A computed fold for a 687-nucleotide part of an RNA from a Chitinophagales bacterium, annotated as large-subunit ribosomal RNA, domain II. The source organism's lineage runs through Bacteria, Pseudomonadati, Bacteroidota, Chitinophagia and Chitinophagales. Its mean pLDDT, the model's own confidence on a scale to 100, is 84.
Context: one part of a larger RNA
RNA sequence: GCCUACGAGUUACUGCUCACUGGCAAGGUUAAGGUUAUCAAUAACCGUAGCCGCAGCGAAAGCGAGUCUUAAUAGGGCGAUCCAGUCAGUGGGCGUAGACGCGAACCCCAGUGAUCUAUCCAUGUCCAGGGUGAAGGUGCAGUAACAUGCACUGGAGGCCCGAACCAGUAUACGUUGAAAAGUGUUUGGAUGAGGUGUGGAUAGGGGUGAAAGGCCAAUCAAACUGGGAGAUAGCUCGUACUCCCCGAAAUGCUUUUAGGAGCAGCCUCAAGUCAUCGUGUAAUAGAGGUAGAGCUACCGAUUGGGCUAGGGGGCUUCACCGCCUACCAACCCCUAACGAACUCCGAAUGCUAUUACAUAAACUUGGGAGUGAGGGCAUGGGUGCUAAGGUCCAUGUCCAAGAGGGAAAGAACCCAGACUAUCAGCUAAGGUCCCUAAGUAUAGACUAAGUUGCAUGAACGUGGUCUGAUUGCUAUGACAGCUAGGAUGUUGGCUUGGAAGCAGCCAUUCAUUUAAAGAGUGCGUAACAGCUCACUAGUCGAGUGAUCGGGCGCGGAAAAUAAUCGGGCAUAAAGUUUAUCACCGAAGCUAUAGAUUCUACGCAAGUAGAGUGGUAGGGGAGCAUUCCAGUGCCGUUGAAGAUGUGAUGCGAAUCAUGUUGGAGGAGCUGGAAAAGCAAAUGUAGGC
Numbered sequence: 001g002c003c004u005a006c007g008a009g010u011u012a013c014u015g016c017u018c019a020c021u022g023g024c025a026a027g028g029u030u031a032a033g034g035u036u037a038u039c040a041a042u043a044a045c046c047g048u049a050g051c052c053g054c055a056g057c058g059a060a061a062g063c064g065a066g067u068c069u070u071a072a073u074a075g076g077g078c079g080a081u082c083c084a085g086u087c088a089g090u091g092g093g094c095g096u097a098g099a100c101g102c103g104a105a106c107c108c109c110a111g112u113g114a115u116c117u118a119u120c121c122a123u124g125u126c127c128a129g130g131g132u133g134a135a136g137g138u139g140c141a142g143u144a145a146c147a148u149g150c151a152c153u154g155g156a157g158g159c160c161c162g163a164a165c166c167a168g169u170a171u172a173c174g175u176u177g178a179a180a181a182g183u184g185u186u187u188g189g190a191u192g193a194g195g196u197g198u199g200g201a202u203a204g205g206g207g208u209g210a211a212a213g214g215c216c217a218a219u220c221a222a223a224c225u226g227g228g229a230g231a232u233a234g235c236u237c238g239u240a241c242u243c244c245c246c247g248a249a250a251u252g253c254u255u256u257u258a259g260g261a262g263c264a265g266c267c268u269c270a271a272g273u274c275a276u277c278g279u280g281u282a283a284u285a286g287a288g289g290u291a292g293a294g295c296u297a298c299c300g301a302u303u304g305g306g307c308u309a310g311g312g313g314g315c316u317u318c319a320c321c322g323c324c325u326a327c328c329a330a331c332c333c334c335u336a337a338c339g340a341a342c343u344c345c346g347a348a349u350g351c352u353a354u355u356a357c358a359u360a361a362a363c364u365u366g367g368g369a370g371u372g373a374g375g376g377c378a379u380g381g382g383u384g385c386u387a388a389g390g391u392c393c394a395u396g397u398c399c400a401a402g403a404g405g406g407a408a409a410g411a412a413c414c415c416a417g418a419c420u421a422u423c424a425g426c427u428a429a430g431g432u433c434c435c436u437a438a439g440u441a442u443a444g445a446c447u448a449a450g451u452u453g454c455a456u457g458a459a460c461g462u463g464g465u466c467u468g469a470u471u472g473c474u475a476u477g478a479c480a481g482c483u484a485g486g487a488u489g490u491u492g493g494c495u496u497g498g499a500a501g502c503a504g505c506c507a508u509u510c511a512u513u514u515a516a517a518g519a520g521u522g523c524g525u526a527a528c529a530g531c532u533c534a535c536u537a538g539u540c541g542a543g544u545g546a547u548c549g550g551g552c553g554c555g556g557a558a559a560a561u562a563a564u565c566g567g568g569c570a571u572a573a574a575g576u577u578u579a580u581c582a583c584c585g586a587a588g589c590u591a592u593a594g595a596u597u598c599u600a601c602g603c604a605a606g607u608a609g610a611g612u613g614g615u616a617g618g619g620g621a622g623c624a625u626u627c628c629a630g631u632g633c634c635g636u637u638g639a640a641g642a643u644g645u646g647a648u649g650c651g652a653a654u655c656a657u658g659u660u661g662g663a664g665g666a667g668c669u670g671g672a673a674a675a676g677c678a679a680a681u682g683u684a685g686g687c
Stems, first nucleotide, its partner, number of pairs: 001687006011097003015094010027052003033046005056063002066078004100238002103235001107228006118202009127192001129161003132157001136153006165189003170185004204220001206216003241622006251264005265371002267368007278359009292345001293343002299339002304334003308329001310328002312325004374399010404415003419594004424590003430584003433568003439581001441580006452570002460555003464552010481539005487512003492506003518533001522531002595612007623676001625673007633665002641660008
C1' cells in the first nucleotide's frame, strides 16, 4: 500500500417546545395498585391520588374581569372584552445525563519499586614492575653551648613513569548498528576524596545528589501500577446508500472578546395576510451641500506689481524737524492662483412621497439552520511612496459555491450560466498560411526596424521615411555644382614685444571703385603671408529653401531554469491602419426526442407556460441490510451463498438464466433497529 471484518447523532426522562396523525373536548388524562381473560407476552375493565386547561393582577396579605401602583375614582403597567384544550403516537430541535466517535498534557487517592543508578552503613577483597628519595637516625666536621654543613642510613607522598583495574580526551567507523550508546586508534587516573564483591538503609512533592535538575529498573522540572475516569478539550481529525426542490454567509452591535459565542442580517420549510404594501420605468413634489467651481462672499493660505501706514538702514543735526532707500511690510487697488475639517454658489446619481404603467414579488407568525477568517477586478476615497498580489471603507460584479469557449498554460480578465440524448443548424468573445476548425479574402495606405506578429516601455534626441498647413526665392533663370572675381583709403583707432579683417577694447563698422566684395564667417601665422566664406558675374536649365503639425519607424533599452511571437515561420505580410464581404467558433440560441419541478385549465388522460449549475445548510421522495408479526408461497425435479451472462430502473438497486453449491429461503402488508464506509498518522487479520 491493497483486501476482508469491525468502526461514529444512541438511549433514558409522569423533562421542555414545535409540526403531523388519532381519541375526547370546556374539559382532557389516569399513576401505583386491583379484577377478569390468556400457555406466556399481553388485552379489557376498575382505580380521580396527581397533572394540564377553563382568569388575571400583585413581592405578599389579598382582591377579581379586573388588579397593582397611589392620598386619588387621575394617569400608567399587566390583563379581560377575541373561549381550546388535553391525552397518546411519530418526527424536528433543546435540556439533564460521557450524549456523534477517537485524541491530551495534567490533578487527586491507594499501592509497587534502590537486582539499574545516587549516597550512606556493616563486612571482605584488589592494585605487575620501575623511578624520586621528605622527616627521623648514625658517623664526621663545627659551636662556649646551640645552630649549621658533609657522608651514609631511612622509606614519606590525594609524588613520578606504566600493566591489571577504573574512566571516557580526540578522531574514524557505526547510525533500518554486531550494540536502544558500541568498535578501532588515541587519551586520563592508577596507595587513593582509589577500585570492587556480598549483605543492608533512604520512596515520589519524597529520596539521594563533590549540584548536571543529575539519578531513583532503556521512564524524571515530580517514577511506575491500579482507581476517580468515558477528567476536560471554545482545538485537530473522522462521521458510511440514491434521486428531486430551494439555497447562503464571511456583515452590524456586544462579549476576559477577537480562529469561540449571544441578538440582528442573509437561507430553508409550514401556516397566514390580499390592506399592493415589493421591484422597475416615466412624470410630479421635496430634503440635502458631494463632484465641480469660486473666493474684495467668510475663515486660512498665497504670485507679481502699484499706492502707502509702520519698522530697519543711510544722510543731516546740539536737539527737534527733515531727506533718501533695487530693505521688511499692514490696509487698499490691479493681477495670478489654493483648501478633508473654507463656501456667495452648486450638479449628476442616490434617497423620500404621490400618480400611471409593467412585473411578481412582499410582509407577519412559527420550526430548522449554516455563516460571523473572505478574495480578485472596476469605480469613489483614507492610509502608504497617487509603492505592494499592501491595508481600511463605500458602490457594483465575479470567484467562493460555476462547468463550457477565448486569453499558449491561469479561481475571479473577455464571452457565456451545464436537466438528458443527437455523426443537425445559427452565433458570442476570439479567430481564418501550417501545427489548428475557418480568407495565403477584396480595395487602399504606411512600416524596412523581424519594428511587429496582444504584458509594458519614459524623459530626451532623430536631414529614416510618408503626409498636411503656412510662407520665401524661381525661365527678367532660383537651389546645388563648376569657372572667375572677392578690391582701395588701410597695417581703421587704441592696446601691445607684435595685433596687419580674424588675442582684446572702441566705434555715425565710415568712405571710395564697382557686376560684387564685411574695417570681415572660419582655418592659419610670433606678426605678416596663405586657404576660405559672405557678396557678384558666367555656365547649367526646373524647381528649391524656411517654419509649425500629423503617421509609422530609429536611438535611449541591463537580470537572474531555456534562445524564441505558444512554435514553425512571415516583408506590396501571415506586420500596422482604414473600409467591406464571407466563413470558423461554446454545455449560449435553435431543431428533434425524452425526464422532472411549479403554475393554470381539466373528473381523468393530458395540454400550455415558466423552470431544472451549486459548497455550508433547509425540505421532499425512495433503495438496500438484520430481526419480529400477519399473509399467501418457493425449495433434493436443488434454498441461501459463490461466479459468469442478459435484461429492467434517472439512481440506490432489482429480475431472469448458465455453472458451482447441497438445505433452507424470499415476496407482500406492517413493525423494530447493533441499519449502508474510502479516508479518522483508525482497530484486528491476511498478502